RNA sequence: GGGUUUGAUCCUGGCUCAGAUUGAACGCUAGCGGCAUGCUUAACACAUGCAAGUCGAACGGCAGCGCGGGGAGCUUGCUCCCUGGCGGCGAGUGGCGGACGGGGGAGUAACGCGUGGGAAUCUGCCCAGUAGUGGGGGACAACCCGAGGAAACUCGGGCUAAUACCGCAUACGCCCUACGGGGGAAAGCGGGGGAUCUUCGGACCUCGUGCUAUUGGAUGAGCCCGCGUCGGAUUAGCUUGUUGGUGAGGUAAUGGCUCACCAAGGCGACGAUCCGUAGCUGGUCUGAGAGGAUGAUCAGCCACACUGGGACUGAGACACGGCCCAGACUCCUACGGGAGGCAGCAGUGGGGAAUAUUGCACAAUGGGCGAAAGUCUGAUCCAGCAAUACCGCGUGUGUGAAGAAGGCCUUAGGGUUGUAAAGCACUUUCAGUAGGGAGGAAAAGUUAGUCGUUAAUAACGGCUAACCCUGACGUUACCUACAGAAGAAGCACCGGCAAACUCCGUGCCAGCAGCCGCGGUAAUACGGAGGGUGCGAGCGUUAAUCGGAAUUACUGGGCGUAAAGCGCUCGUAGGCGGCUUGUUAAGUCGGAUGUGAAAGCCCCGGGCUCAACCUGGGAACUGCAUUCGAUACUGGCAAGCUAGAGUAUGGUAGAGGCAAGUGGAAUUCCGGGUGUAGCGGUGAAAUGCGUAGAUAUCGGGAGGAACAUCAGUGGCGAAGGCGACUACCUGGCCCAAUACUGACACUGAGGCGCGAAAGCGUGGGUAGCGAACGGGAUUAGAUACCCCGGUAGUCCACGCCGUAAACGAUGUCAACUAGCCGUUGGGGGGCUUAGUCCCUUUAGUGGCGCAGCUAACGCAUUAAGUUGACCGCCUAAGCAAACGCGUUAAGUACUCCGCCUGGGGAUUACGGCCGCAAGGCUAAAACUCAAAGGAAUUGACGGGGACCCGCACAAGCGGUGGAGCAUGUGGUUUAAUUCGAUGCAACGCGAAGAACCUUACCAGGUCUUGACUUCCCGAGAAUUAGGCAGAGAUGUCUAGGUGCCUUCGGGAACUUGGUUACAGGUGCUGCAUGGCUGUCGUCAGCUCGUGUCGUGAGAUGUUGGGUUAAGUCCCGCAACGAGCGCAACCCUUACUGUCAGUUGCUAACACGUAAUGGUGGGAACUCUAAGGAUACUGCCGGUGACAAACCGGAGGAAGGUGGGGACGACGUCAAGUCAUCAUGGCCCUUACGACCUGGGCUACACACGUGCUACAAUGGUCGGUACAGAGGGUUGCCAAGCCGCGAGGUGGAGCUAAUCCCAGAAAACCGAUCGUAGUCCGGAUUGGAGUCUGCAACUCGACUCCAUGAAGUCGGAAUCGCUAGUAAUCGCGAAUCAGAAUGUCGCGGUGAAUACGUUCCCGGGCCUUGUACACACCGCCCGUCACACCAUGGGGGUGGGUUGCAAAAGAAGUGGGUAGACUAACCUUCGGGAGGUCGCUCACCACUUUGUGAUUCAUGACUGGGGUGAAGUCGGAACAAGGUAGCCGUAG
Repeated sequence: GGGUUUGAUCCUGGCUCAGAUUGAACGCUAGCGGCAUGCUUAACACAUGCAAGUCGAACGGCAGCGCGGGGAGCUUGCUCCCUGGCGGCGAGUGGCGGACGGGGGAGUAACGCGUGGGAAUCUGCCCAGUAGUGGGGGACAACCCGAGGAAACUCGGGCUAAUACCGCAUACGCCCUACGGGGGAAAGCGGGGGAUCUUCGGACCUCGUGCUAUUGGAUGAGCCCGCGUCGGAUUAGCUUGUUGGUGAGGUAAUGGCUCACCAAGGCGACGAUCCGUAGCUGGUCUGAGAGGAUGAUCAGCCACACUGGGACUGAGACACGGCCCAGACUCCUACGGGAGGCAGCAGUGGGGAAUAUUGCACAAUGGGCGAAAGUCUGAUCCAGCAAUACCGCGUGUGUGAAGAAGGCCUUAGGGUUGUAAAGCACUUUCAGUAGGGAGGAAAAGUUAGUCGUUAAUAACGGCUAACCCUGACGUUACCUACAGAAGAAGCACCGGCAAACUCCGUGCCAGCAGCCGCGGUAAUACGGAGGGUGCGAGCGUUAAUCGGAAUUACUGGGCGUAAAGCGCUCGUAGGCGGCUUGUUAAGUCGGAUGUGAAAGCCCCGGGCUCAACCUGGGAACUGCAUUCGAUACUGGCAAGCUAGAGUAUGGUAGAGGCAAGUGGAAUUCCGGGUGUAGCGGUGAAAUGCGUAGAUAUCGGGAGGAACAUCAGUGGCGAAGGCGACUACCUGGCCCAAUACUGACACUGAGGCGCGAAAGCGUGGGUAGCGAACGGGAUUAGAUACCCCGGUAGUCCACGCCGUAAACGAUGUCAACUAGCCGUUGGGGGGCUUAGUCCCUUUAGUGGCGCAGCUAACGCAUUAAGUUGACCGCCUAAGCAAACGCGUUAAGUACUCCGCCUGGGGAUUACGGCCGCAAGGCUAAAACUCAAAGGAAUUGACGGGGACCCGCACAAGCGGUGGAGCAUGUGGUUUAAUUCGAUGCAACGCGAAGAACCUUACCAGGUCUUGACUUCCCGAGAAUUAGGCAGAGAUGUCUAGGUGCCUUCGGGAACUUGGUUACAGGUGCUGCAUGGCUGUCGUCAGCUCGUGUCGUGAGAUGUUGGGUUAAGUCCCGCAACGAGCGCAACCCUUACUGUCAGUUGCUAACACGUAAUGGUGGGAACUCUAAGGAUACUGCCGGUGACAAACCGGAGGAAGGUGGGGACGACGUCAAGUCAUCAUGGCCCUUACGACCUGGGCUACACACGUGCUACAAUGGUCGGUACAGAGGGUUGCCAAGCCGCGAGGUGGAGCUAAUCCCAGAAAACCGAUCGUAGUCCGGAUUGGAGUCUGCAACUCGACUCCAUGAAGUCGGAAUCGCUAGUAAUCGCGAAUCAGAAUGUCGCGGUGAAUACGUUCCCGGGCCUUGUACACACCGCCCGUCACACCAUGGGGGUGGGUUGCAAAAGAAGUGGGUAGACUAACCUUCGGGAGGUCGCUCACCACUUUGUGAUUCAUGACUGGGGUGAAGUCGGAACAAGGUAGCCGUAG
C1' cells in the first nucleotide's frame, strides 16, 4: 500500500496478502563450475577401526628386526646357534605432555556472561638478572625363580641402574621471628680439545644443555566490586551460618570459607522468596530508524563428559579417551569374579519431515616430545556425498512468409501458435576425446665463504652462495587441438488482491481455497487442452522470524457514543512544582586519555577472466572509565520575596449533616348515629365486600408512614443523596477590607473512610403499598400483562453487605481566549530634526453602544445590568469519524493518577482475599468466527405522528353466497381423461365456438430421406375414372389422357423411384432469451446538467406557505434550468354556419295511387360526410397575500380537464407465455418424427369461481297498438307466394348493398284474465314424435311439438358492482362458425336513489419520527429441549514428576584422634626415637529408606456450563410505542 464488515458511506477494528530471510523439509524437474554449509529431534544406546604420545643426548637393559664378527649343518647360498660391537629398540624405571587441541549445550536467572574497575594471590615451559651446581647413602621395577587365578591380574623370594628416593655441607638473595636468633637446595647428560697429569676409564679446559635458590618480566589462572542481563504478584513476605563483630583454623589468596563466643541483625513493592523457561557475548535476520526476533557455521567466556559423590597427582584438574565408591545399563565368565563409557573422527541402531564417507595425507598451518633427524596428531589440509544456500556460465547465432503441416478457437470469412519450425548460412563456450601444464615449497640436509663464541683454524650458532631433495589434493587450475547444433528446460500461476483467457468435461457432485470466495447445465475460480504471464537449473508448497502492524505507539496511539475515567473523598510512598541572589557542579554540554579482541557490517584499494569468495588499509563500534573545563536550565545547599496556598476579623445564601420535639391534610381500622341494596372493579367481566346492614354520610377515637400547594432545566453537598415546622450541636462554599505565615502547593500506586435500592443478622414496629403466594379473568396455553386479596420487605435502633445505565456514559489541578472613543493626575516604555507624538498601567471624569433591565422615557463596568457562587440554551475560532463540544471544552499547552488493545468463550473457571449468607474484588486458557462495532445516508417497514386522495368507508340501488341448470377449475377416476394459467393480477382464462377434423392425449394398424423445405440422378405430362382386399392408412389391377415454352440442345411446373447432406419434434429449460402482455396505476410521480453544501454515501433543486384532478399553478427559498410523466395536440359525442345532394330527405308546386317521395321537380328540413367555428376562469361580484386559485353569477347548446375513448413515466413482481411466433443450449432420429381407424379432452361420492333462469301481482298468460341504433350478406343474406300447430319445407324475385335481404325490436301503452297458491309462478328432469346441419348426431349437436312438472316462497357467516343517461331493466346485432352461446364484443329503448362526512376497514401519495430491517416485517432474532461432534471446569479416587520439614542410613574419600600391627635411608646412649604405612574410631557426606506436607502433570464412573452444526421441537423475549417502552443493580 491492497483485499475483506455496508444497499452504499466515513470511522474504529481485527483477519489476510504483496517484501526480505533460513543449518530447513516435501513435490515436480535437473547440464557444468566456483565457494560455503550439512542430526535443529533421543545430553538415546553403541559393534568395529582410529583420535596422545614422545625422549636411548636421564637409566638398567635387550625380546624382535637389520648390519658386522664368530661357530655348526650342508643341496655354496640358504638354515640354525653365539656375540650389545653397530643401526636401533618391545617391555620397564625416569622426565615432559595426557588441564592443550577436538565435542556437544544437559545444568545454570548466577558475578554465569557483557562492560568498566579493584587488591589480598599463584604461575610449568619462555625472557632478563643474581648466586650456585660440593660430598654421601639406602632402595624399588625391569630381569630370574616360585605360587594363585578361567580371565583381569595378584602374591612371595632374590639381583640391579638413574636426571627415581633420602640425609649431610654451603646460603648473596629467600622464609619464620619474641629481633636474641632459627630454617631450608641441587643432577647430571652430550660435543670438541692444544698443553699437563693418569689407575688409560679419565682428570682438566671449553661449548651446549639440564638442575637448584631467588628477583623482575611475559603469559595464563584464581578472587572482589559498580552497572546491564527472560516471563509470572492467580508467587508477598524470605532468612539462623542467617547479618555483623572478636579470636582461631583453612586456602596460592580476601572472606561465615569453617569453627567457638557475642550482638540481633540482613533482604524485600526500585519486586525479596518461589515457579516456569533459558548457556552468555561478538554477532545473525529484519527494519528508514528506534526496535523486534535470534545466538547454526566462525570467534571469546562458562558449564558438562553414562548418572551421583569424592579426592589423588600436578605449575595447572577435583581431570572426555586418569583413579576410587554408589546406581542404572551392556558385555565376558570355568559363576568364584571381572570389563566398559563416541556430547573426539568415521560408522550402526533408534527417534524424526530431515542432515554426508567405517576416504587420503601429515605436502602445508599448528600442537606434544626430542639437541636434532624424526615421531605422534580423525587438530588441520584435501577428496567423496547432497541444487542445502550464494555466485557465475551454457542449453545456440543470423536469415527465413507459401505466414507450411498439425493443434486450438471461430461470427466459417478467418484468427492464433508464429520467424516459431522446416530450409539456408554460421559459431563451438560448457560437457566429451587427446596432448601440454603453473602455483601452493618455506625449511631441513650437504658443500663453500664469512661473523660470533673459545686457548682453538675443532664443535656449536647466525648470515650468504651453490647443489640435492620433500605434493595428500592430482587425470589440479590453466592452455592447445579435434568433431558436431551436436549431449543439456523446467516449474508455478492466469476471478480480485496480482502480471496473464478461451474451449471442452463436470453439474453444491468431484473438487479448489492465503483472504474475499468458486461449483446447483452455458464455471476466465473444479479437471483437461490450446494460448498467455512470471521465474529459470530451478520452480512451487509447508514451517519459522522481522516487516507491512502507528495492531503495545520512546521515536509514534487512544479513553462522551467505537475497547477504554476507579461510584466518591481524604491521604502515605512516589512523581511534579512560583519569584530573586549566591554557591556547588550530581544531571547536562565540550575537550583529552584509556578501553571498546579478532572476524563480521560500511568505505577505499588488491587477488582469483567476472562475481560469490579471499585479502590490505581506514572508518565505525552510538558504550564504559578517568581527567580537565563550561554553568543557561534541572537538582543539592544557603539567604531572602509574596502573585500560589493557608490563618485571623466581619458578613451573605442554602431540602448540607446529626439528633430532640411539635404539626396538619389524607388512607386504613375501631366504636356510635343516619340510611338501604347494592358496593367495588374492568375493554367486558368475575373472584371479593354486603340484609349478621356494606358502599355513601356525620361526630369521636387509635395507629403508622409520607410531608400536597410553595416548587423553579431553583438551592446545598465530594459522590451516594437531601424537601412540613421549631430550637441545640456541626461541616463546607462565597464576599469585603486589612493584617500575618512564607511555597507550607498539585496529583496520588498501596491504605483509611463514605457509598442508592435490594438483601442479611438481632430486637421493635406495621396505616398504605407490596416480591413470593392464593383466587378471578384473558388466552391455543398464560407459572404474565388486567382485577380481588396478601407475607417478607418498605419504617426505627444497632451491626453487616459494597454493588447500580453509582451517567455529563466526559478523572483531578491551575492558566489563556470579544466593548469602542475622548479627557485629567501619577508611574513606566519608545521615537525624535528637541516638534511634541505614540504605547501601556493605575486612580478619577465624560460620550456612544451590545447583552441585560425598564410600563415607557431611558440606564448601561461611574448601571436603573448582575448577586457575583452556581444552573441552562445558542454560537465564532478550533477540534471531531460523524453526531456534536465550544470560557462548565470533547479548544490550546502543562502536571499526576486510572484504564484500553478484534468478537464470542467471560461481569466465566481455578486460586487467593473479603463476607453470616447471598455474593463481591482480582482474573485466565482451550476452543471458535471473519467479522463484532460507532456515527451518519438512502430506502423499506411500524399494532409511530401530521396532511391528502380513491365506490376505500359511510349514504343508497341491485346482486353473489341458499335452488335448478350452463360454464370453468380443483379433486377423484381412467388406457387416455393432452397442455398451460394458481391471492389481488388463475378459475364463461389461452378456446372469436372438441361429434370426425381440430388434437397436442390413449389403444391398435402402418412408414423410415420421411407428411413438409432445398440440391443431385433416373423415369413419367399433369391428371381422370373404375374394379378387388382392408376399419382405413395402404396395396394391387384396368382404362382414358400425351399438355406449355423453345434458339430444337433443352427448359419450367407437377407426379414417381433412388442416394447423401438433411428434414421433423405442441420434447425440456419463460430461472439462458427476443417479442408481446398483466399488475401496482391514469397513481403523480421518476430523473438529469451546472452550481452550492457535506471527508463521504448523499443532500439541495423535488422541502416550506397556499392551491389543484395533477411535481397543476403562484409565492418564498442556494439554487438556476431541463427531460420522461400530468395537461393539451388525436378519435367520438353535444351546438351551429359553409360546401355537396344519391341509393337518403320531401316544406312549398304539380301528377298519381286503396295506400306509400310512388313520379316530375326541389336543396328549405332531417340525414349523410368533408372542412370550419365555439369554451378561454374570457366577463361581473366576493374571498385570498395586489398571487395562483376558489365560491357565486351573467351570457351560452355546453362552464370550469363538458361526457366517453385511445394514450400507461423511472421502475417492481427471476409475474405470464419456449403450446402464437422467433431463438441459445440440451435431448429423440425404423422414433419423443409421420399417416390411419376408433376412443378421449364431454368421466363424477365431492369442493370452489363466473353466469343464466327463477322463486312471482311493479307479475304471469291472452289479444291489440307504437317507437330504435349499430351491424352482416355471393360457398352468402334470402323476399313475395304455397305447405306444416311448429322447428321447417318448397319457391325463386331482389341484392356485391344509405337501393334488396337478415328484420316481426322488446320492455312500454290499451284491454282481458289469474288473486297469494308450490299457483295459470317456476321451468329442471324424463317419455314419445319430429326438423336442420353434416360422410357421420351412439359415446357427444342445436331446435320444434305433445306429455311430464323437480328444487325453489328472496337465501347463514361472509362478500361484489355502481355517483348519471350511470345503476337497474328491455330487447337487437356481430365475430368465431357446416352445425352448435346463458359466454364475449358491440348497439340502442325505458331510466332511478344517495353522498352528512373522512372516525374506522382497504389501497395509494407527500412530510416527519424510530429501527438491531436492506432477500428490506412473508424482515430480523432469543432461550429451553432433542441429536452429533469438539475443547474445558468439578469429581470418591488412582498413577507419575519436583520439592519443604523431621528422622534413619552411611560407600569411597578428606580432616581429627589413636591404647593395635608393621616399618630401608635420618638421629641414637644401640635400648630406642623421629617420621611413615596399615588398622580402628569420630566429624562431614552421595545413593537409599520412612513419616508428613506443598506443588505440578496425566487419568476417572458421573456431572456443570460453553462452542459448532442440515430444512428438528416448543414458544415468541428483543429490534417500530415490537404490540406490557427498553435497560442497569438486587431479591424471589
This is a predicted structure of a 1532-nucleotide RNA (small-subunit ribosomal RNA) from an uncultured prokaryote. Rfam family: Bacterial small subunit ribosomal RNA. The prediction has a mean pLDDT of 82.